[in-house]
RNA sequence: GAACCCUCGCGGGGUGUGGUGAAAAUCCCAACCGGCGGUGAGAGCCCGCGACUCCCACGGCAACCCGGCACACGAAAAGCCAGGACGCUGAGGGACUGAUCCCGUGGAAACCGGGAGCCGACGGUCAGAGUCCGGAUGGUAGCGAGGGGAC
Numbered sequence: 001g002a003a004c005c006c007u008c009g010c011g012g013g014g015u016g017u018g019g020u021g022a023a024a025a026u027c028c029c030a031a032c033c034g035g036c037g038g039u040g041a042g043a044g045c046c047c048g049c050g051a052c053u054c055c056c057a058c059g060g061c062a063a064c065c066c067g068g069c070a071c072a073c074g075a076a077a078a079g080c081c082a083g084g085a086c087g088c089u090g091a092g093g094g095a096c097u098g099a100u101c102c103c104g105u106g107g108a109a110a111c112c113g114g115g116a117g118c119c120g121a122c123g124g125u126c127a128g129a130g131u132c133c134g135g136a137u138g139g140u141a142g143c144g145a146g147g148g149g150a151c
Base pairs, nucleotide, nucleotide: 004148005147006146007145008144009143010142015030016029018028019027031131032130033120034119035049036048037047038046044118045117053095054094055093056092058090059089060088061087064084065083067081068080069079100116101115102114103113104112122134123133124132
């Protein structure tokens, strides 16, 4: 000490003594939040990724169904072999996937400063959810540390 391999750790945030109402943290008023990598300077809204949901084909396990073998007179059961399969799980490909402008500084900013805007999956709920409950003590883009390591 590269590629590469192994192990461990980390890896999503956010409302109110307001209003209306029988009832709303869901409507109104106001408030708060913003994963990961990249991008000539630092990004929720520039490019891409992840997760959720759906589709396709592949692998493993498999309740159960069914045919045969085996066996002690016979039958059944345990067991073995082949086929199908509710469902569980692993990984791959695809679909889906919201929203930004102006001014300033500067070599360079849709990322910084000033200002004004906008967006936010699915299921649930005594009333409609980015913030409540749930899948989630989950998973992930990735980040970090340690070990090995040809030359």

The RNA shown here (FMN riboswitch aptamer (RFN element)) has 151 nucleotides and comes from uncultured Ilumatobacter sp. Rfam family: FMN riboswitch aptamer (RFN element). Its family is annotated with FMN binding in the Gene Ontology. About the family: The RFN element is a highly conserved domain that is found frequently in the 5'-untranslated regions of prokaryotic mRNAs that encode for flavin mononucleotide (FMN) biosynthesis and transport proteins. Model confidence (mean pLDDT): 77 of 100.